Transfer RNA from Methanococcoides vulcani, 71 nucleotides, folded computationally. It matches the Rfam family "tRNA". Rfam links the family to the GO term triplet codon-amino acid adaptor activity. The coordinates come from a structure-prediction model, not an experiment, and the mean pLDDT is 83.
RNA sequence: GCGCUGAUGGUCUAGUGGCAUGACUGGGGCCUUCCAAGCCCUAAACCCGGGUUCAAAUCCCGGUCGGCGCA
Numbered sequence: 001g002c003g004c005u006g007a008u009g010g011u012c013u014a015g016u017g018g019c020a021u022g023a024c025u026g027g028g029g030c031c032u033u034c035c036a037a038g039c040c041c042u043a044a045a046c047c048c049g050g051g052u053u054c055a056a057a058u059c060c061c062g063g064u065c066g067g068c069g070c071a
Stems, first nucleotide, its partner, number of pairs: 001070007010024003018054001026042005047063005
């Protein structure tokens, strides 16, 4: 330099065009004499810029960063 692949709450993760999913963690509550466990509620996310579309995490182009391969 070229190609492939990935980027989603604090962490891990699902999601092939129409409500952003689940777990852990955090906060509140129930239960308990207390704690732990369990149960309920809640907060928090689509890497950046453009395009296509009525509608984009998703499709297209460019960029940044990580991984793999080729040179």